[in-house]
Order: sequence, then C1' cells, then structure tokens
RNA sequence: GAUGUGGACUAGGGCGCCGCUGCGGGUAACCGCAGAGGAAAGUCCGGACUCCGCAGGGCAGUGGGCCAGGUAACACCUGGGCGGGGCGACCCGACGGACAGUGCAACAGAGAGUAGACCGCCGAUGGCCCCUUAGGGGGAUCAGGUAAGGGUGAAAGGGUGGGGUAAGAGCCCACCGCCGGACUGGCAACAGAACGGGCAUGGUAAACCCCCCACGGAGCAAGACCAAAUAGGCCGACGUACUCCGCAAGGAGCGAGGAUUGGCCCGAUCGAGUCGGCGGGUAGGUUGCUUGAGGUUCGCAGUGAUGCGAAUCCCAGAGGAAUGGCGUCACACGACAGAAUCCGGCUUACCGGUCCACCACGGCC
RNA sequence: GCCGCAUUAGCUCAGUGGCAGAGCGCUCGCCUUGUAAGCGAGGGGUCGUUGGUUCAAUCCCGACAUGCGGCUCCA
Repeated sequence: GAUGUGGACUAGGGCGCCGCUGCGGGUAACCGCAGAGGAAAGUCCGGACUCCGCAGGGCAGUGGGCCAGGUAACACCUGGGCGGGGCGACCCGACGGACAGUGCAACAGAGAGUAGACCGCCGAUGGCCCCUUAGGGGGAUCAGGUAAGGGUGAAAGGGUGGGGUAAGAGCCCACCGCCGGACUGGCAACAGAACGGGCAUGGUAAACCCCCCACGGAGCAAGACCAAAUAGGCCGACGUACUCCGCAAGGAGCGAGGAUUGGCCCGAUCGAGUCGGCGGGUAGGUUGCUUGAGGUUCGCAGUGAUGCGAAUCCCAGAGGAAUGGCGUCACACGACAGAAUCCGGCUUACCGGUCCACCACGGCC
Repeated sequence: GCCGCAUUAGCUCAGUGGCAGAGCGCUCGCCUUGUAAGCGAGGGGUCGUUGGUUCAAUCCCGACAUGCGGCUCCA
C1' cells in the first nucleotide's frame, strides 16, 4: 500500500419559541428538573412477581443431550475436547446410543443387510470331447468356484501395495483405518505409544424408541382495594280498595269513586306499591408500577465467563395511551425502528462512522 | 399487551417422507333450433419465503413473512 479476521463504542447535533407526560415548589398565575432502544421488535428460551386444589413421588407429555465451569435460571455465556472449512488470523457444528428392540430405504439393480453370480475371470475337482509313447497333454464349459474388474444405485459388507492362487479372496504380510482390555497424561471429554485381535460392528434416532437430566398450570387483560346511577337479589316497616273474565296465577276496561299528573276544573294515564337497610357487582377511581439479579468508577480473585469489596448516582412510568411541532445554523444530508409488570439471554432488522488487536500478500529501508 | 392457530391450482379443501390430488370454476369437443344441465377430453402448482436433517422434504426441525382467532365484569 491494498485485502481480510475478531472485538468494543456510536446511531444526527447546537440555539430559540410553542406544546405533551411525570415529579418537586407555589394560594394562584406560574417556575424548576427529568422524559425511548441497541434492538424498546419477534414472543423463541429462562427467571422474578401474582393467582389457582401449595405442586412430595410415579405415569403421560414437552424440552434438553461431548466435558468442566459460570449463573437466580436457561436451549445462554466462558474455557477445553472432537469433527468440518479456510494459506492464515479465525469461523461453523441439534456433538448420547444403530451389538436393547421395532421400522424405513421409492426407482434402478442379479443382490439393499443372518447379502448377491447379470457381464466378466477361472474351470484346480467331478463329468464330456480329442490326442496319447499310457506317465500324461489339449479343448469346450455342464456342474461348480470366484466379490479382483465392469455395470446399477445415495448407499454393494475395511483401504493401498505385495505375496499367494486354477481364478480369486484378510487366505497371508507391510502400512493406514477399526475393535479390545490394561498403561501413561488430563478433574473430565479425550489424546498417546506399545500389546493383542484379521475385521465381527453399513445408513437413518430433526423415525418409533432406549439411557441420563429438567419442567405443576395460567399469566399484569395476573392479582388486590374503594365504589356511583339503573336494574336484579335478600331483610324489615307501612299499605293493599274499582269493574269484568278466571279456583288461582294472571289478563282486560275506564261509567261512578280512588291514585298520579304542583293546588282546582277538563283531559290523559294507572290499579299496588312506598320507604329504609344489607350484600354481590358494572362504570369510575386507587394499587400492582418501577430502587433493580440496577448504573458508574476503582481495588482484589480467576486464562475467562463471573464473583467479592469500597465509594458514588437515582436514570420514562402513560392508561385512547406523553417523549412532538415550527424557525434558524453548519455538513457527514441523517439507517433500522419506538417503552406498556420487570429482568437475563437468543434471533431478526439496520445508511453509516470511530477505535483496538491480529492474519496473509506486495513494495521500500 | 398476553396466549393460540393457519398458509397446497382462480376458490374451497384432501394428502403426510418416495412422480402432488378432489370438488367447483376455466378452455375445447359432443348433445340441443339455441342456452343451461349432462357426457368426454385438456390446461393450470417454485406446496408462503429461506436455511438445516435425510439418499430423498408439501410432510421432520429452525428463522422470517402474511392472515385469523381467544383473553378485560358476573353467572
């Protein structure tokens, strides 16, 4: 110089005016202070909190799954192991068990899991044909042998090389792989060299399943308190009287009398309620509500996640739901997006900018 | 806000590891004087998107997108 890897931070700003929400002050007018995020999102995990038969054990169900540690807890984080990718810094991994059992593998293919002779190779052995100097030699491949080679398939029952053989084959040998029980290192996962074993044990568990571990259910629209009007419910007191139908419950009517319509008249309506108390409970109000596994700065322990200690700070809390609008200034011309009970994570979205550490390449000194 | 469900042809829905189907609709033909009905044939699909598991995914698992439903007070 140009490229890449990992990590941390930031996320438009300044001023003025007018508003909105909360808190404090003030009799009031008003004044002062504070006011969205790294994801507030998805609601995917884990908790706190609250209610419900107080939830101990078992079955079922759901979820997790290499090892060790961290944590209130986790499917998260840290460190390590193993496997894969990259020249490398580094990145990725649902990473227990397929000798407990059951299932599945379409099509193709001879054969798809206690294998399998389609082509090929061989034909040692038995039989067949020819020659024969009677020892044997040659030929074809009927039986048969063979998993080297070809072919099918995603997958064909260790790999490479040599020996061996009729041809072949872990049949034998060397190396690699695999398996086994001890040994060494490590808390462990695991790793290592030696020894023994010719190889048995193919794939699939994000198929059923087995083993180990965790989990009671619902969710702040959880839950708690205060409590109108109206209409039901319960209790008590007072009152109950027209005519017709009907045993009654109930229904119909308005001529007289009765009740209501402020008193009286007309008219209209009505035929039993009126008053008081209690309880549930709606609207509404209050609470849960934000001081918390909290932030910042140091120190100590630890490789680290994290823990412990000290000092210091208070940092949105609405309830149709505030956090905005206008003007102006400069340029880098402004991304994704906005709280709703609260925390710890994960995942997803995101124009850009700043810093730190590291890798490989090229050039110069 | 909290909690659930669904997404397959133009519409309504089956399917559940092994070549994606049905009914209605659409197109063409037959029938009819003509239309409808009926009969026969045909076309039409990135199985919402995107990763993963598997030899193989509409199906199993994750993430995302879209749509729908329930929960506020008493009985």

Predicted 3D model of RNase P RNA and transfer RNA as a complex of 440 nucleotides. The coordinates come from a structure-prediction model, not an experiment, and the mean pLDDT is 80. It holds a member of the Rfam family "Bacterial RNase P class A". Gene Ontology terms of the family: ribonuclease P activity, dimeric ribonuclease P complex and tRNA processing. It is annotated as a ribozyme.